Context: one part of a larger RNA
Molecule: small-subunit ribosomal RNA, 5' domain
Organism: metagenome
RNA sequence: GAACGAACGCUGGCGGCAUGCCUAACACAUGCAAGUCGAACGCACCGCAAGGUGAGUGGCGCACGGGUGAGUAACGCUGGGAACCUGCCCUGGAGUGGGGGAUAACCCGGCGAAAGCCGGGCUAAUACCCCAUACGACCUGAGGGUGAAAGAUUUAUCGCUCUAGGAGGGGCCCGCGUCGGAUUAGCUAGUUGGUGAGGUAACGGCUCACCAAGGCGACGAUCCGUAGCUGGUCUGAGAGGAUGAUCAGCCACACUGGGACUGAGACACGGCCCAGACUCCUACGGGAGGCAGCAGUGGGGAAUAUUGGACAAUGGGGGCAACCCUGAUCCAGCAAUGCCGCGUGAGUGAUGAAGGCCUUAGGGUUGUAAAGCUCUUUCGGCGGGGACGAUGAUGACGGUACCCGCAGAAGAAGCCCCGGCUAACUUCGUGCCAGCAGCCGCGGUAAUACGAAGGGGGCAAGCGUUGUUC
Numbered sequence: 001g002a003a004c005g006a007a008c009g010c011u012g013g014c015g016g017c018a019u020g021c022c023u024a025a026c027a028c029a030u031g032c033a034a035g036u037c038g039a040a041c042g043c044a045c046c047g048c049a050a051g052g053u054g055a056g057u058g059g060c061g062c063a064c065g066g067g068u069g070a071g072u073a074a075c076g077c078u079g080g081g082a083a084c085c086u087g088c089c090c091u092g093g094a095g096u097g098g099g100g101g102a103u104a105a106c107c108c109g110g111c112g113a114a115a116g117c118c119g120g121g122c123u124a125a126u127a128c129c130c131c132a133u134a135c136g137a138c139c140u141g142a143g144g145g146u147g148a149a150a151g152a153u154u155u156a157u158c159g160c161u162c163u164a165g166g167a168g169g170g171g172c173c174c175g176c177g178u179c180g181g182a183u184u185a186g187c188u189a190g191u192u193g194g195u196g197a198g199g200u201a202a203c204g205g206c207u208c209a210c211c212a213a214g215g216c217g218a219c220g221a222u223c224c225g226u227a228g229c230u231g232g233u234c235u236g237a238g239a240g241g242a243u244g245a246u247c248a249g250c251c252a253c254a255c256u257g258g259g260a261c262u263g264a265g266a267c268a269c270g271g272c273c274c275a276g277a278c279u280c281c282u283a284c285g286g287g288a289g290g291c292a293g294c295a296g297u298g299g300g301g302a303a304u305a306u307u308g309g310a311c312a313a314u315g316g317g318g319g320c321a322a323c324c325c326u327g328a329u330c331c332a333g334c335a336a337u338g339c340c341g342c343g344u345g346a347g348u349g350a351u352g353a354a355g356g357c358c359u360u361a362g363g364g365u366u367g368u369a370a371a372g373c374u375c376u377u378u379c380g381g382c383g384g385g386g387a388c389g390a391u392g393a394u395g396a397c398g399g400u401a402c403c404c405g406c407a408g409a410a411g412a413a414g415c416c417c418c419g420g421c422u423a424a425c426u427u428c429g430u431g432c433c434a435g436c437a438g439c440c441g442c443g444g445u446a447a448u449a450c451g452a453a454g455g456g457g458g459c460a461a462g463c464g465u466u467g468u469u470c
Stems, first nucleotide, its partner, number of pairs: 001470004006466005013342006019335002021300001026298003030295003035060003040057002043054004067253003076178002079174003084170003089166008097131004106121006137146003151158003179225003186216003191213008228250004232243004255276005278289004306332001308331003314328001315326004345375004355366004379411001381406005389397001414459005419440003425454005435442002
């Protein structure tokens, strides 16, 4: 000098665009953040009907989106590969025949304070099961064997099953690279390899039985500490150094630890089970909960915002659709936190007014500065009109932006510094005191270095200080 997710002190007019718990992955009151489909199904209720409402069965979604950075020095992250999976979507081929038994809701009964649970009975389906069929598919000892489907309606479609390919997504493997410590030098028993088996979507000690005795390491194994990684960001002429907020990609986590279930996909933030800590309810028998979603609260801290509006747009889920849901998102609110832009007036005005300060008492300076005169009206204020964003309808933002008109210089300047480095000097006060200070150093009676004043310099809605990086 530059930079910052900054903080602190003094000060503060407006707008645009960004950004805003870096600390306790501390604990959380309250509300909202994932539903939807009656064109799968039965039932109850309302209605004359059409139709609608409600819980339940069923389907799809809830594995996305959103948050956080605890853990992780690892194939986690960046480039190649083979032994794999893939709901919805796209392209092509083939099919959609027949039958059966249940069950929730509902009714009855019972237990419990509650959460909720149990027994009996009735019933439907795109829920479940069986038979048939098999272009192609799978297994095969090549003879053969195995395996499917679901219907609905407004009659035009939406579906369902098998299969081939694609797109996009994902699992796995590998080369190279990826912080510090040797005051960590040896580490390892499923350990390293083989055979066989199991398991997986798939390769594999992934798991198991047996066999062999291997494998890694000064080119740093093991251990300890620290840390999410990258595109990027800051700085720098560059090389490099530092860093990884916001945005984007990947990873990991969801009170702590463990586990599986369902599913195309999870070992699942707002699902389940077990254990633990904590909080709450209780009739003491037993139950309920998980903001590192958006707001918000307490706490910690130098420090970081509203318990706001809307689904209008973009996107997502469901639905044939109408539409519903969406704290994703779009907006608004708060904060000079940053960047950028604008304003706080312009011209004229000497008797160089008054006042202040200095003075050698003549004067000098503040200073064209003010007043006065002549103008202008940005921003702000008041009144009127009023969008784009929305190709036909639909606008939260918003009576916003913007435009027109009106009044009036009117409402709008501070902060730091002035010994040298470093741009800017005098007087008074103080007297090694009070104090200053980034370094050198100032202050002990004439201090341009402390405090005040006048003057000056610098930057300016900011200016300084502190912290950190180059």